[in-house]
Context: one part of a larger RNA
RNA sequence: CUCAGGAGAAGGAACUCGGCAAAUUGAUACCGUAACUUAGGGAAAAGGUAUGCCUCAAGAAUAGCUGAUACAACAUCAUAAAGUUCAAGAGGUUGCAAUGAAUCGGUGGCUGCGACUGUUUAAUAAAAACACAGCACUCUGCUAACACGAAAGUGGAUGUAUAGGGUGUGACACCUGCUCAGUGCCAGAAGAUUAAUUGAGAAAGUGAAAGCUUUCAACUAAAGUCCUGGUAAACAGCGGCCGUAACUAUAACGGUCCUAAGGUAGCGAAAUUCCUUGUCGGGUAAGUUCCGACCUGCACGAAUGGUGUAACGAUGGCCAUACUGUCUCCUCCUGAGACUCAGCGAAAUUGAAAUGGUUGUGAUGAUGCAAUCUACCCGCGGCUAGACGGAAAGACCCCAUGAACCUUUACUGUAGCUUUGCAUUGAGAUUUAAGUCGAUCUGUAUAGGAUAGGUGGGAGGCUUUGAAGUGUGGACGCCAGUUUGUGCUGAGCCAACCUUGAAAUACCACCCUUUUCAGCUUAGAUGUCUAACCUGUUCCGUUAACCGGAAUAGGAACAAUGUAUGGUGGGCAGUUUGACUGGGGCGGUCUCCUCCUAAAAAGUAACGGAGGAGCACAAAGGUACGCUAACUACGGACGGGAAUCGUACUAAUAGUGUAAUGGCAUAAGCGUGCUUAACUGUAAGACAAACGAGUCGAACAGAUGCGAAAGCAGGUCAUAGUGAUCCGGUGGUUCUGUAUGGAAGGGCCAUCGCUCAACGAAUAAAAGGUACUCUGGGGAUAACAGGCUUAUACCGCCCAAGAGUUCAUAUCGACGGCGGUGUUUGGCACCUCGAUGUCGGCUCAUCUCGUCCUGGGGCUGCAACAGGUCCCAAGGGUAUGGCUGUUCGCCAUUUAAAGAGGUACGUGAGCUGGGUUUAAAACGUCGUGAGACAGUUUGGUCCCUAUCUACCGUGGGUGUUGGAUAUCUGAAGGAAGCUGUUUCUAGUACGAGAGGACCGGAACGGACAAACCUAUUGUGUACGGGCUGUUAAACCAUUGGCACUGCCCGGUAGCUACGUUUGGAAAAGAUAACCGCUGAAAGCAUAUAAGCAGGAAGCUUGUCCUAAGAUGAGAUAUCCCAGGCUAUGUCCUAAAGGGUCGUUCUAGACUAGAACGUUGAUAGGUUGGGUGUGCAAGCAUAGUAAUAUGUUUAGCUAACCAAUACUAAUGAACCGUGAGG
Repeated sequence: CUCAGGAGAAGGAACUCGGCAAAUUGAUACCGUAACUUAGGGAAAAGGUAUGCCUCAAGAAUAGCUGAUACAACAUCAUAAAGUUCAAGAGGUUGCAAUGAAUCGGUGGCUGCGACUGUUUAAUAAAAACACAGCACUCUGCUAACACGAAAGUGGAUGUAUAGGGUGUGACACCUGCUCAGUGCCAGAAGAUUAAUUGAGAAAGUGAAAGCUUUCAACUAAAGUCCUGGUAAACAGCGGCCGUAACUAUAACGGUCCUAAGGUAGCGAAAUUCCUUGUCGGGUAAGUUCCGACCUGCACGAAUGGUGUAACGAUGGCCAUACUGUCUCCUCCUGAGACUCAGCGAAAUUGAAAUGGUUGUGAUGAUGCAAUCUACCCGCGGCUAGACGGAAAGACCCCAUGAACCUUUACUGUAGCUUUGCAUUGAGAUUUAAGUCGAUCUGUAUAGGAUAGGUGGGAGGCUUUGAAGUGUGGACGCCAGUUUGUGCUGAGCCAACCUUGAAAUACCACCCUUUUCAGCUUAGAUGUCUAACCUGUUCCGUUAACCGGAAUAGGAACAAUGUAUGGUGGGCAGUUUGACUGGGGCGGUCUCCUCCUAAAAAGUAACGGAGGAGCACAAAGGUACGCUAACUACGGACGGGAAUCGUACUAAUAGUGUAAUGGCAUAAGCGUGCUUAACUGUAAGACAAACGAGUCGAACAGAUGCGAAAGCAGGUCAUAGUGAUCCGGUGGUUCUGUAUGGAAGGGCCAUCGCUCAACGAAUAAAAGGUACUCUGGGGAUAACAGGCUUAUACCGCCCAAGAGUUCAUAUCGACGGCGGUGUUUGGCACCUCGAUGUCGGCUCAUCUCGUCCUGGGGCUGCAACAGGUCCCAAGGGUAUGGCUGUUCGCCAUUUAAAGAGGUACGUGAGCUGGGUUUAAAACGUCGUGAGACAGUUUGGUCCCUAUCUACCGUGGGUGUUGGAUAUCUGAAGGAAGCUGUUUCUAGUACGAGAGGACCGGAACGGACAAACCUAUUGUGUACGGGCUGUUAAACCAUUGGCACUGCCCGGUAGCUACGUUUGGAAAAGAUAACCGCUGAAAGCAUAUAAGCAGGAAGCUUGUCCUAAGAUGAGAUAUCCCAGGCUAUGUCCUAAAGGGUCGUUCUAGACUAGAACGUUGAUAGGUUGGGUGUGCAAGCAUAGUAAUAUGUUUAGCUAACCAAUACUAAUGAACCGUGAGG
């Protein structure tokens, strides 16, 4: 020092993010208990009282055990001995204390959230998250829905709508508003669209043909979609502007726009409020938190529930009380480590090490480079500032044509579901539609007898197989009639004729139109049947919930399955989701043309500065010929600023289809005529150029236009007006043609289809999230820190307009100018991404000075006091609380003052972990969603035994010119350095007064520091005493053990502070700002140039400490050594002194230091004393007993003070020599 414990004066949360931790409380009995309430609770609320032992003391109860009788058991006996248990009371008695130890809630108030008990991230989150009973919506009729499965099958359920599945909400109370436009879901016999299918028909090829093949295709044709409605306790959503009241303010009121509808009740700065610490009130000395209000709701709001709410919560916030070492401010003690010795004995790490400070340098923060300073060699104990320390190929950030999950109205698929066709698949009936065949009906212009379909034939036809007429029905209808069924009746009726008209009627035939009927074919629908198919039941195989057979019942050509087909389909899958970029994202950009940048060839970058293009024109092309604009001034009818006309000036200021540049009068500008060279096939040679592309081009052949001709013409004054390849279309074609002939297909020529604009174009076809994340890389690239820079910031200076009554400069200073610092916000991206831990606090500091206080001065718009401003000065000092994570800040109260900054925004191998910044969760907002937010809120693992340097201590070695023992000097270094109040001078100087000093002295303090323990305080687990439970010493008594030292009351030594004592100085020297004397240069002036003097808490001394490794090794005093020989050795000798060893200590980690070692008090013991405790045991006496009294101020007594050799410090040996560079 760390860990685990014990105690603590005075204060009592002042600590801190936060009472974290600790303390308090605690048992039993009795008394007594509030608001509120769901009447159950709240409640052990809160708050009090009592508790030992003895006697009265008998009594009551007594399961089992024990007792007697009995051989054992059973049984029997007893008003059953003794043991055991127990309420209340009275009296007595002891102690500081009677649940005497141990076990054993601290409590209360306000509030958020969640009703509750429960559940959860095994190993950082226990919560407000999940669940929950209750509520609601929705699906499901049983072979249920739904789920698992390829299927068989299984769960659901051996259940049946009071059941089961899904979703949301979340007890209870009061409630749950408006919106169906969007998206879902549900419903809908019309219509539109629509697949396979059906296939009238058409075309092509081929063939002699039948035909075959290919292609197109009217028609047929479902679900879905469109469409029409419904539905919000489905997903969801729930406005703006302007005006208005007799103070102002506000707006009940009005206007207007938009919407599917514009947020109702309730709540509201909230788990939601940015601004914001909103404003007011409460609580506090002081309140960013808390509570109550207000409403300006950035961005509450009604089952993604709204608002309340008793009870409950290891839940969040605030307050109070009790309590305390959390703190002021730390102290002592106990145990375990640490340390020393003995034994045993790891790990990470490690390029190699002979591993210092400062300044500089250097890839921009050096033990290692340069300079300089410092430093004898080596340990041990500590400490943690550095070794960009160790650990983990950074998790943040960026990058990768990396990964993985997740989402969705990304793309493409797909399981599933669903639709239709066909197959397994049959029979009747009814009905609908189409076609066909047969029959049937209908037909009104006008005229006309009258409802004349057309044409032809036609002179007769029909009739007892019932004519006319009539009754009664049906159909049609132009309302006149036509037609038809049936009853009665019983013999005629019609045509020709007549007229009319375009047409003449009877009757027959063929047709048109309309209607109806029957049959057949095809297609659809409905219902019926039973034999496929499906299912139940019974019986048998069979002791079998399967399976098979038989019987029977139900369903039924449906279902089911297969196949084809349309729809739906993040349920599942595979993928995509650009680049540039002074990090990335957001924004912007991406191809082409012109200019500048561009540095006089060409070329040349930037998220440099300016603009354009993604066309146009049949004339705006070609050619021949001709012409010349614009502005201004003046003149001139309407006529004006500007029209057309004339003159003048200037010279291209105009014009050029289109931006700019370069051109252009011989015009490339402006006209007129004629025209099509805006031609076909080629192309030497150049420019430019990675390639692919791009540009210019004489000339040749053909045909042409203009011009008399020479000639010119292969678009336009030039430079933009654009897109490779693949794939496909169209036209042409002496090309090819899979046995042959054709054809198909292909090629070639011409041409068409891309805002492939991310424009050299990855695909025909593509968006997001990740804080659940992962991999590979990057200091090629961000966040922290450093570095460079210094725009910004801060500080200063210059000029001086002005303010200051006057007066620029006491003080302040505009417009401007010039610097310094490296401290803010930035810029850059240089070290570090195989890791340089990030805010604040605590602890400990150290430096700077642009000084907050104290000290010295100048000026003052300085009377004094108190100030302002500037100069010198860094010695010392420089607050406690409330709020907040805060730094900061505000507030309260002090102070001489409450300084500003640097030090990796000093300090996490020193601490903390409140904030930020993982995983959980919630609110608001954004997003369809996954999710997101320099928005908020609750919760949330901080590792390291120190090798080196540095630092604090402490030794060993060796040196210091012989060896020692003592005592010094002091180079150098360090420590210290603060200041107030009162008072005297003096109520003086000053001042009208009010007020009120300098200079100089005294006293008493605060904070800080050092030492000490006499007294005071604390501790004192080695002292004394009291007490409980239990156990042991056989029992009693008395003692011992254990229970935190069991608890409690005191306390010696030592250590201590809260205690006591002392300190800061005086003085000297040299100075700073400043102030002087004399005094020239410069006849003056001048503090300066020579000379001389003042002047500060600052500097050097002075005080205290270390100190000769001060290798520059110092000084003084004293002590010790005076041998031989055969001599690079050997024999003899062994001083002074020292160490070892032993007994110890007020000394100490170990070492070291100090005392002593028999000539001895060093330690222990003993004796005596002191101190503490508080009256021992035993015995006697009193009392029924607890207990009391006496012997007895007793007994015991650690570390203290003495005395005393009783015990232990024994003897020896060892080092150190012989006279000294």
Source information
The part of an RNA shown here (large-subunit ribosomal RNA, half B) has 1221 nucleotides and comes from Candidatus Tremblayella phenacoccinincola. NCBI's taxonomy places the organism under Bacteria, Pseudomonadati, Pseudomonadota, Betaproteobacteria, Candidatus Tremblayella. The RNAcentral record of the full RNA draws on ENA and SILVA.